[in-house]
């Protein structure tokens, strides 16, 4: 010293970076809704636009003359004198202040501090004086001109008007001595008035000269004072000198001459913007923003220029001229200037009265009285701001009514109201006192009376419900709400906040440490320059001594105007407001200190440099030179191919290729050595030799003595590609031409191939120019271990010590993390460069460079709320590793072809009801549609209903339910009859009646009903991944965190099964087991049976556990696996079933059921008849039957099951019928009777390879059974008929053992109907080398721009709409200059004339000059056909470039090329996945 808060929004989640947004305060404000009072302030920010009308600067008779008038005196009158008033004029002072505005101005300004060459009216102080003359002129009068404004001439007049004369000094000029001082000579003044006195005089106000003061003014200097370098050079009176002029005064202020200077990167010159300050707002502060009101300074007064007067002006309410505008006019000519106060018009979102008074304060004049004063003091209008007050106070629960919500019980509004008592600020009216142009204070009357709104309620952010709406209407500051259950829209109730206001909009500061001095960063987020190599300015700088005292520090004085702000008091009832005292920062001057920095002087050696002796090196330039390979050419041998690819083709070859041998020519590059080894500033550098040049390291002494570090501009170097000119050209090879691939292929692949690649001389100047995206220098801060080059010790091994270059690292430390870590990204210092959200854009315009390509520098409009970094969990990959599954392979049998059955699609139809749709819909819902079912269609009928509950009224022995008849009808139903029958309870009493009720009916009301919609509102249930082995938790540990560890690793398993290891230790849901069936044995019991035993059945037990032994393998242990043995009915979870973790698919189902919401209610409900769900060109799915001889048929003979079912039933047996079946009928509610003869099989016979004795579809006839009813539309029987089909294309399914295949049997549903389905038993195989591939899954790891998660994301052209900017032929303006012409007023000069003659006036001329006109340039803008790009816009087109190895790794520079993303060549980067190898390091 009293002082500092955050939040929302990028992601599936996290940390960081980073922008956007909000909460606060403020305003000369405006707008919306609302509005009681008072005090104090404040009020054209826009058009410095235009202004009707009135007022805003006059005053003095004590300077002067006069006119008019009144009064008085004298006087016959004329007239004179005195006093008062009014008027114009001469004269004096004031109109330079006060008041307004902010256009201009970036310095002629402001602020702070200094200075010398100056002036100053009125005021104050001091000294001296004020004598004596003269002259003109206005007013006035006469005349003239003019519409007016006004002007001209004649005459005469006064002064504090004007001019001489006299006098005067310490004033001015000249001279002398020596500058001071003094002396001498010369020169310059004046005005009176009033009062008074008998008068002289006296007093007062003036006047003149000189000196001084106060206040004021002018000038000069220093510091400071906005943005822009896409403004880098500017300047000719410019810079200085001399002389002259000029001013109050210095000075290029002006002129002439001379010299050539002056300013500038510490930003000149130019452009833009702007009055500056005290202050004000905000902020913790530093700062940032601002300049309204009040105060100080400046500038301006319709625009421009100019001077006059004056002490002072180049003058707001003075003058002259020009211009624009406006007004008057007799057309000749005149007049005007509100940015004074009011007012008006206009502009605008927007800013007031044509008020009162000089009472106060102040100003002008005056001796004074006084006059003037839109300065000022007051009032008025405006919630525009600040401050204060009020709209009542206390009590009052059955928590009234109304309204809202509701789970219907209640809750909220709410002590709120009503009601009772009380008070009277404000309001209304009245009175008194003081002051008065305008007010203040006190007292009383009436009566709770006269007085509450605005915004908000998803989060930020305090405050929640209902209804309406249904991506509509709308909201929104940001994220975002709204698509039928909206706390986010609209309304209502309620709540929250503030309150005579409340919100919105705009602007400023804050939050924003988001320009970072306080107080940020640059490896990957934006950001290190290619080397910063050399080096300029600048910045910074080693040790010691001395001096100075510039910076620095201390003290004192002055200043920093007042007001404001802070603090302490005081005055208005309080506060706002006002008054008094006091203080900080800064600056100047003086004194002091001597550490540190600085300067000067001296010294030193450690920084830096040098000499000497050695060393290593692809360092650079030039010249010479070598071999291998390659291509071409020549010659020989030799023959049909060669080359090329995933596979091919183009291409070469019988004119002899390829191959091979010999010879020749040519150009480019340098194998092995060779190594993350070396050198270089970077780019870069490799066969060998020579010459020249440079850098670097070590050692030893010596020398210089801070000579150093960094480095804006500048200079130099600078891969590849590219350009110019000339050479050269073997191979490679953009473009190009072909061949393939492909939907296309302007690509990837192939064959040719030009520029280029090479050399010389120039240019270009860029790269992922990167080292690990890391500027240079210096110092400090644990280590371990390689390599290269030196030195010392040592025989060596090795050790020590320098320099360079690598790796690791939980030392410490840093970091958002990844990572860095003595080669720092650690700790510090110095200097430079760079960054400030993404896109637009490294683009446009301008400038510089370049031959060009292009490079460097470098914006804005517009648009988005993100863009981004690192890491995490998933998912995914045409990434990797390991493992599993009838997943593939092996084997067996099928489907796909035929006929038929069933389901689906499609089509048709009055209707063909609905649902299910890859796997995981399709013989599925449906365990059985002739009617019913039934939801569909046609027609008919009905309306409290076919069904439940309640209420009201009526009927009720005249009748309900029940049975039955008739009529019409298809029936439902409607209408009309008959019969029988008639119950129960309670109360009363006259005991057979009355009253009430139940049951029942009719009518009405609540309500029923709906297979109507929403499976994307739901419950429940189900499918699927998947019987896959996974999914999690507690504690603990690691990490800022999301998260991780555990659960990873090794071995093993069917298994997260088990073991070992381990920052984990345990646990849960899953696995396994427990349950059921089955296989062996035992015990007990049991109906049937005559009985016993067995079989059988039930119940309870036993048995199997890798338990025992042997061998082998896995590195060891534990253990696991494999092989074998024994025993056993069974051997390695024995076989099968039930059982389905966390979750996924908005998977399926509102038509099984339930249920929210919505819809229908004489119909979308209910009933009935008939039809339909069964249609039929066709397509698909699933079966059945077959195609035949391992077979069909026939016969008779023979044999063997199991699960089940049966009284509305199963039915033996007998009989009839060819048969389905009919008629009788015993038995059996079933271990008893029946269904029930199982079939394939075996045996015998026949058929003999054919559309058949295979196959049975289709059709005709005749029947049986069920049923109210078999036409649409049942099953079965008999006779007859006898279709396709000869083993099935692409493709595809099931199955690993009692399985496939094959054979029959039973049940449910059911009146009847089974090729389907669910079960049952009989016969009973083949194969598995193995995990490369297909599919699915699990674990680990890796990349990712995905997270709706690859059915992801995403790029560019084209097409459409819209927006802003750029270029553009031109066109329209604007600003400031330049040149020329013309040139008003005015100042100056010259000439002429006049008179009051050292001056003034008039006329003419010269020079200068504002405005104007013309010309050539230039700055900044508006518009602009069209052009090229850019941004944006739910569902347009073409491709698929990028993200995974993104399917050709990507990216950078450059060049060419293509509809487009893009492709290719050359050089470069890793910010590339994967595999192998090498080197190094770490670890057991």
């Nucleotide at each position: 010293u009293u002082u500092g808060a955050g939040a929302g929004u990028u992601u599936g989640a996290u940390c960081c970076u980073g922008g956007c947004u909000c909460a606060g305060g403020a305003u000369a404000a405006a707008c919306g809704c609302u509005g009681g009072c008072g005090g104090c302030g404040u009020g054209c920010c826009u058009u410095a636009g235009g202004c009707a009308u009135g007022c805003a600067a006059g005053u003095c008779g004590a300077g002067c003359g006069c006119u008019c008038u009144c009064c008085g005196a004298u006087g016959c009158a004329a007239a004179u004198c005195g006093g008062g008033g009014a008027g114009a004029g001469c004269g004096g002072c004031a109109g330079a202040c006060g008041g307004g505005u902010g256009a201009g101005u970036a310095a002629u300004g402001g602020u702070a501090g200094g200075g010398a060459a100056u002036c100053u009216a009125c005021c104050c102080c001091a000294a001296a004086g004020u004598g004596a003359a003269g002259g003109a002129u206005a007013g006035c009068u006469c005349g003239c001109c003019g519409a007016a404004a006004g002007g001209c001439g004649g005459g005469g007049u006064a002064a504090u008007c004007c001019u001489g004369c006299a006098u005067a000094g310490u004033c001015c000029c000249c001279g002398a001595u020596u500058u001071a001082a003094u002396c001498g000579g010369g020169g310059u003044a004046a005005a009176g008035g009033g009062c008074u006195u008998a008068a002289c005089u006296g007093c007062c106000c003036g006047c003149u000269u000189u000196g001084g003061g106060a206040g004021g003014a002018g000038c000069c200097c220093u510091a400071u004072u906005c943005c822009u370098a896409u403004c880098a050079g500017c300047u000719u009176g410019u810079u200085g000198g001399u002389a002259g002029g000029g001013u109050a005064a210095u000075a290029g202020c002006c002129u002439a001459c001379c010299a050539a200077g002056g300013c500038u990167a510490u930003g000149a010159c130019g452009g833009g913007u702007a009055g500056g300050g005290g202050g004000c707002g905000u902020g913790a502060g530093a700062g940032c923003g601002u300049g309204u009101a009040c105060c100080c300074c400046c500038a301006c007064a319709a625009u421009u220029g100019c001077a006059c007067u004056u002490a002072g002006a180049c003058a707001c309410g003075g003058g002259c001229a020009a211009u624009a505008c406006a007004c008057c006019u007799a057309c000749g000519g005149g007049u005007g200037g509100c940015a004074g106060c009011a007012a008006c018009c206009g502009g605008g979102a927007a800013u007031c009265g044509u008020c009162g008074g000089c009472a106060a304060u102040g100003g002008g004049c005056g001796a004074a009285a006084g006059c003037c004063u839109g300065a000022c003091c007051g009032c008025g209008c405006g919630a525009c701001g600040c401050c204060g007050c009020g709209u009542g106070a206390a009590g009052g629960a059955u928590g009234a009514a109304g309204c809202c919500c509701u789970u219907c019980g209640g809750g909220g509004u709410g002590u709120a109201a009503a009601c009772u008592u009380c008070u009277u600020u404000u309001a209304u009216c009245c009175c008194c006192g003081c002051a008065c142009a305008u007010g203040c204070g006190g007292g009383g009357u009436u009566g709770a009376a006269u007085a509450a709104g605005c915004g908000u309620c998803u989060a930020c952010u305090a405050a929640c419900u209902a209804c309406g709406u249904g991506c509509c209407a709308g909201c929104a500051g940001u994220c975002g709400c709204g698509g039928u259950a909206a706390u986010a829209c609209g309304u209502a109730g309620g709540a929250c906040g503030c309150a005579a206001g409340c919100g919105u909009u705009a602007u400023c500061c804050g939050g924003a440490u988001u320009u970072a001095u306080u107080g940020g960063g640059c490896g990957u987020a934006a950001a290190g320059g290619g080397u910063c190599g050399c080096g300029u300015a600048g910045g910074c700088g080693g040790u010691c001594c001395g001096a100075u005292g510039c910076a620095u520090c201390u003290c004192a004085u002055c200043u920093u105007a007042a007001a404001u702000a802070g603090c302490u008091c005081c005055g208005c009832u309080u506060a706002a407001c006002g008054g008094a005292g006091u203080c900080c920062c800064g600056g100047a001057u003086g004194a002091g200190a001597g550490a540190u920095g600085a300067u000067c002087g001296g010294a030193c050696u450690u920084g830096a440099g040098g000499u000497u002796u050695g060393g290593a090196g692809g360092g650079g330039u030039u010249u010479c030179u070598g071999g291998a390979a390659c291509u071409u050419c020549c010659g020989g041998u030799g023959u049909a191919g060669c080359a090329g690819u995933g596979a091919a083709a183009u291409g070469c070859g019988u004119u002899g290729a390829u191959a091979u041998c010999g010879g020749a020519a040519g150009g480019a590059a340098c194998a092995c050595c060779g190594a993350g080894a070396g050198c270089g500033u970077a780019g870069g550098c490799a066969g060998g030799a020579a010459a020249c040049c440079a850098a670097u390291c070590a050692a030893u002494a010596c020398c210089u003595g801070a000579c150093g570090c960094u480095g804006a501009g500048g200079c130099a170097c600078g891969a590849a590609a590219g350009c110019u000119a000339g050479g050269g050209g073997a191979g490679a090879g953009a473009a190009g031409c072909a061949g393939a691939u492909u939907a296309g292929a302007g690509a990837c692949c192939u064959g040719c191939g030009u520029a280029u690649u090479c050399c010389u001389a120039g240019c270009u100047g860029u790269a992922a120019a990167c080292g690990c995206a890391u500027g240079a220098g210096u110092g400090c801060u644990a280590g371990u271990u390689g390599u290269c080059c030196g030195g010392c010790c040592g025989u060596a091994a090795g050790g020590c010590u320098g320099g360079a270059u690598g790796a690791c690292g939980c030392a410490a430390g840093u970091u958002a993390a990844c990572a860095c870590g003595u080669u720092a990204a650690g700790c510090a210092c110095u200097c430079c460069g760079c960054c400030u959200g993404g896109g637009g854009a490294g683009u446009a315009c301008g400038g510089c460079c370049g031959c060009a390509a292009g490079g460097c520098u470098a914006a804005a409009a517009c648009u988005c709320a993100a863009a981004g970094g690192a890491a995490u969990u998933g998912g995914c990959g045409g990434g990797g590793a390991c493992c599993c599954g009838c997943a593939c392979a092996a084997c067996c049998g099928g489907u796909g072809g035929a006929g038929c059955a069933u389901g689906u699609g499609g089509u048709u139809u009055a209707a063909u009801u609905c649902g299910a749709g890859a796997c995981g819909a399709a013989g599925c819902g449906a365990a059985a549609g002739a009617c019913c079912u039934c939801a569909c269609c046609a027609c008919g009928g009905u309306u409290u209903g076919a069904c439940a509950u309640g209420c009201u009224a009526c009927c009720g022995u005249u009748u309900a339910a029940u049975c039955u008849g008739a009529u019409a009808g298809a029936a439902a139903c409607a209408u009309c009859g008959g019969a029988a029958g008639a119950u129960c309870c309670c109360g009363a009493u006259u005991u057979a009646u009355c009253g009430g009720g139940a049951u029942g009916g009719u009518a009405g009301c609540a309500a029923a009903g709906c297979u109507g919609c929403u499976g994307c509102a739901u419950g429940g249930c189900u499918g699927u991944c998947g019987u896959c082995a996974g999914c999690u938790c507690g504690u603990u540990c690691c990490g800022u965190g999301a998260g991780g560890a555990g659960u990873u690793c090794c071995c093993u398993u069917a298994a997260g099964u088990g073991g070992g290891g381990u920052a984990a230790c345990g646990a849960g849901c899953g696995c396994a087991a427990c349950c059921c069936u089955u296989g062996c044995c035992g015990u007990u019991u049991g109906u049937u049976a005559a009985a016993u035993a067995u079989u059988c059945a039930a119940a309870c037990g036993g048995g199997a556990c890798g338990g025992u032994c042997c061998c082998g393998a896995c590195g060891u242990a534990c253990g696991u696996c494999g092989g074998g043995a024994a025993g056993g009915a069974a051997g390695g979870u024995g076989a099968g079933g039930a059982c389905g973790a966390c979750g996924u698919c908005a998977a399926g189902u509102c038509a099984g059921c339930a249920c929210g919401g919505c819809g229908c209610u004489u119909a979308u409900g209910c009933c009935g008849u008939g039809g339909g769900c069964g249609a039929c060109a066709c397509a698909c799915a699933u079966c059945c039957u077959a195609c035949a001889a391992u077979g069909g048929c026939g016969a008779a003979a023979a044999a063997c099951a199991g699960c089940g079912g049966g009284u509305u039933g199963c039915a033996a047996c007998c009989u009839c019928g060819u048969g389905a079946g009919g008629g009788g009928a015993a038995g059996c509610a079933a271990a008893u009777c029946c269904c029930u003869g199982a079939a394939a099989u075996u045996u015998c016979g026949u058929c003999u390879c054919a559309g058949u004795u295979g196959g049975g579809a289709u059709u005709g006839g005749a029947g049986u059974c069920u049923g109210c009813a078999a036409c649409u539309c049942g099953a079965c029987u008999c006779c007859a008929u006898g279709a396709a089909c000869g083993c099935g294309g692409a493709a595809u399914c099931g199955g690993u053992a009692g399985u496939a295949a094959u054979c029959g049997c039973g049940g449910a549903u059911c009146a009847g109907c089974a090729g389907g389905u669910c079960g049952c038993g009989g016969u009973g195989a083949a194969u598995a080398c193995g995990u490369u591939c297909u599919c699915g899954g699990g674990u680990c790891u890796u990349g990712c721009a995905c997270a709706c998660a690859c059915c992801g994301c995403c790029c560019g052209u084209c097409a459409a709409g819209c927006c802003a900017a750029c270029a553009a032929a031109g066109u329209c303006g604007u600003g400031g200059g330049c040149g020329g012409c013309c040139g008003a007023a005015g100042c100056u000069c010259c000439c002429c004339c006049g008179c009051a003659u050292c001056g003034c006036g008039g006329g003419g001329g010269a020079a200068u000059u504002a405005a104007g006109c013309c010309g050539a340039a230039u700055u900044c803008g508006g518009c602009g056909a069209u052009g090229g790009g850019g941004a944006c816009u739910a569902a347009g087109u073409c491709g698929u470039a990028a993200c995974a190895a993104g399917g050709u790794a990507u990216c950078u520079g450059u060049a060419c090329u293509g509809g487009a993303a893009g492709g290719u060549g050359c050089a470069g980067a890793u910010g590339g996945a994967u595999c192998a190898c090498c080197u190094c390091c770490u670890u057991u």